[in-house]
A computed fold for a 72-nucleotide RNA from Atractosteus spatula, annotated as transfer RNA. Its mean pLDDT, the model's own confidence on a scale to 100, is 84. Taxonomically the source falls in Atractosteus (Eukaryota, Teleostomi, Actinopteri, Neopterygii). Its Rfam family is "tRNA". The family's RNA type in Rfam is transfer RNA. The sequence is in RNAcentral, with records from Rfam.

RNA sequence: GGCGUGGUGGCCAAGUGGUAAGGCGUCGGUCUUGUAAACCGAAGAUCGUGUGUUCAAGCCCCUCCCGUGCCU
Numbered sequence: 001g002g003c004g005u006g007g008u009g010g011c012c013a014a015g016u017g018g019u020a021a022g023g024c025g026u027c028g029g030u031c032u033u034g035u036a037a038a039c040c041g042a043a044g045a046u047c048g049u050g051u052g053u054u055c056a057a058g059c060c061c062c063u064c065c066c067g068u069g070c071c072u
Stems, first nucleotide, its partner, number of pairs: 001071007010024003018055001026042005048064001050062001052060001
């Protein structure tokens, strides 16, 4: 330098054009002598950057950045 793949709450991770699931963690509650466990509830993501297409973009186009694999 070329090709592929990935970037989504603190962490992991689903989503494949129509208002972003789930798990762990955090906070509150129930229970307990008290923790843990279990159960109930809550907060938390303008989806790596910028741009384009569209009535509508995490999703499609282009650009750039970062991680990773292969090739040279």